Annotation
Small-subunit ribosomal RNA, 3' minor domain from a Candidatus Omnitrophota bacterium, 133 nucleotides, folded computationally. It was read from a public genome assembly. The coordinates come from a structure-prediction model, not an experiment, and the mean pLDDT is 81. The source organism's lineage runs through Bacteria, Pseudomonadati and Candidatus Omnitrophota.
[in-house]
Context: one part of a larger RNA
RNA sequence: CACCGCCCGUCAAGCGAUGGAAGCUGGGGGUACCUAAAGUCCUCAAGCAAUUGAGGCCUAAGGUAAAACUGGUGACUGGCGCUAAGUCGUAACAAGGUAGCCGUACCGGAAGGUGCGGCUGGAUCACCUCCUU
Numbered sequence: 001c002a003c004c005g006c007c008c009g010u011c012a013a014g015c016g017a018u019g020g021a022a023g024c025u026g027g028g029g030g031u032a033c034c035u036a037a038a039g040u041c042c043u044c045a046a047g048c049a050a051u052u053g054a055g056g057c058c059u060a061a062g063g064u065a066a067a068a069c070u071g072g073u074g075a076c077u078g079g080c081g082c083u084a085a086g087u088c089g090u091a092a093c094a095a096g097g098u099a100g101c102c103g104u105a106c107c108g109g110a111a112g113g114u115g116c117g118g119c120u121g122g123a124u125c126a127c128c129u130c131c132u133u
Stems, first nucleotide, its partner, number of pairs: 003096001005093001008089002011086001013083004018078003023073005031065004039058001041056006099120009
């Protein structure tokens, strides 16, 4: 490069990461319950004693159950980011052609529209007040 400007959103394409998700699959730990070795201890019995036998408590390991935590995968699904020249419109920037914006409700392919309340960070015209020279 200065309105033949700038610029918004949907849609379409490619790439990237990510949220949700029935289900599938893995991890460590805890809890409850079941079973319980060796062994100490306790009780009983035998024995002069060493010891032996029976029972009990605790318990490694093993098993069962439900729940929590955490990882992977996952049909489908939601938006996000990026990408010279795609589609539809034109919402915003000038009074941007209905001033804009904020909140909210409803509505609409999309930007958005309408209602209600609020703000001036609105242009224009007229008047008034104040300040400076």